A computed fold for a 350-nucleotide part of an RNA from a metagenome, annotated as small-subunit ribosomal RNA, central domain. Its Rfam family is "Bacterial small subunit ribosomal RNA". On this family, see Yusupov et al., Science 2001: "Crystal structure of the ribosome at 5.5 A resolution". RNAcentral holds the full RNA, with entries from SILVA. Its mean pLDDT, the model's own confidence on a scale to 100, is 88.
Context: one part of a larger RNA
RNA sequence: UUGGGCGUAAAGGGCGCGUAGGCGGUCUUGUCGGUCAGAUGUGAAAGCCCGGGGCUCAACCCUGGAAGUGCAUUUGAAACAGCAAGACUUGAAUACUGGAGAGGAGAGCGGAAUUCCUGGUGUAGAGGUGAAAUUCGUAGAUAUCAGGAGGAACACCGAUGGCGAAGGCAGCUCUCUGGACAGAUAUUGACGCUGAGGCGCGAAGGUGUGGGUAGCGAACGGGAUUAGAUACCCCGGUAGUCCACACAGUAAACGUUGUUCACUCGGUGUACCGGAUAUUAAAAUCUGGUGUGCCCAAGCUAACGUGGUAAGUGAACCGCCGGGGGAGUACGGUCGCAAGACUAAAACUC
Repeated sequence: UUGGGCGUAAAGGGCGCGUAGGCGGUCUUGUCGGUCAGAUGUGAAAGCCCGGGGCUCAACCCUGGAAGUGCAUUUGAAACAGCAAGACUUGAAUACUGGAGAGGAGAGCGGAAUUCCUGGUGUAGAGGUGAAAUUCGUAGAUAUCAGGAGGAACACCGAUGGCGAAGGCAGCUCUCUGGACAGAUAUUGACGCUGAGGCGCGAAGGUGUGGGUAGCGAACGGGAUUAGAUACCCCGGUAGUCCACACAGUAAACGUUGUUCACUCGGUGUACCGGAUAUUAAAAUCUGGUGUGCCCAAGCUAACGUGGUAAGUGAACCGCCGGGGGAGUACGGUCGCAAGACUAAAACUC
């Protein structure tokens, strides 16, 4: 347990596509099942309510009336909504031109650095720490020069920047490819919004098979520290991190803020696309849009804060919440190779 809520108190699904459903622009005509109005019937008695009456009163009882959400039939109304037909262009979409972008996939290439190998120079230390030690080094290390191998990641540019639905995306070039934006017309003519189920995508870590392995590095070994040290620090180091294919499907998957539409003072940056003024050009000034930031009016808010990127004012649809613990657990079911995921209680207790 609602006339309530969901940024931080419990509560927005991780994100998209989309089925059913819900909701849906402007004008005209028709229709009348929704809706509204009238009439008729019905709506048992008792009860409730009103009038009158009987027990001395009352409770109680008797009698009359009214009322009765509603249902059925019938006669109408036609604004709204539905349905049918026709039309429209502002919602939506398509065509055209243009520039921006780490959007995605594949292939190729590049330089710096680490490590390792080979050779040269060279000699006793190097490394590491709070201090040390384990460790490496006279079988020549560290340092330095030249050459080579291999893997992973791309300094500066770099941003308070850009792109993507989210996860996320960053060296350069090429190929294929998605989306958004601006401009001016044209076309279609409501084709729209949301979206239970469903389908797809989904960081890191994990799993399977095969490859790869430079650095880093769970586990593990050793050295320290310490009362102890299953840690923090140090020396090593396997899985993993990388690639291909398949699985898994979770995150503080966060803006802790669902999606869509409309409306509502201003100021100031920034990215991209326009227009005007001006100009040799660039810059500059004014201005239209789409993003992305900051500050603030009204309003909202428990406050913090939010404030045209709303948490303001409204509309549509979905998801979710109802004291703390037990518990995101048990059981059952579905999925998974497993790990586990999803769905999801109760006893008891405060």